[in-house]
RNA sequence: CUCUUAUAAAGAGAGGCUGAGGGAAGUGCCCUAUGAUGCCCGGCAACCGUCACAUUUGUGAAAUGGUGCCAAAUCACUCAAAGUAUUUACUUUGAAAGAUGAGAG
Numbered sequence: 001c002u003c004u005u006a007u008a009a010a011g012a013g014a015g016g017c018u019g020a021g022g023g024a025a026g027u028g029c030c031c032u033a034u035g036a037u038g039c040c041c042g043g044c045a046a047c048c049g050u051c052a053c054a055u056u057u058g059u060g061a062a063a064u065g066g067u068g069c070c071a072a073a074u075c076a077c078u079c080a081a082a083g084u085a086u087u088u089a090c091u092u093u094g095a096a097a098g099a100u101g102a103g104a105g
Base pairs, nucleotide, nucleotide: 001105002104003103004102005101006100007099013041015040016039017038021031022030023029025078026077027076028075042070043069044068047066048065050061051060052059053058074097079094080093081092082091083090084089
């Protein structure tokens, strides 16, 4: 980097150092010196793994292991269909894209 598969409206510090940008892309709309980003500490969750029970797939537990995460629904929309409304909008469903885990190449 590619493929398969699962998940997503919950949850998580007025801490330390740093010091201007950040929210994947486009459009919008936001966050930011009352401190962006990064690192450390802290925390959340429980995908893999572990343990117990059950037995082919499920239930529960802990969190000492491997990841992940800690503004806003994956911040909203981007493509398609259906419905409502009528000057271009709204609603629902699905897809695409992105994210994370696990597996494969």

Background
A computed fold for a 105-nucleotide RNA from Paenisporosarcina indica, annotated as SAM riboswitch aptamer (S box leader). It was read from a public genome assembly, where an Rfam model found it. The prediction has a mean pLDDT of 82.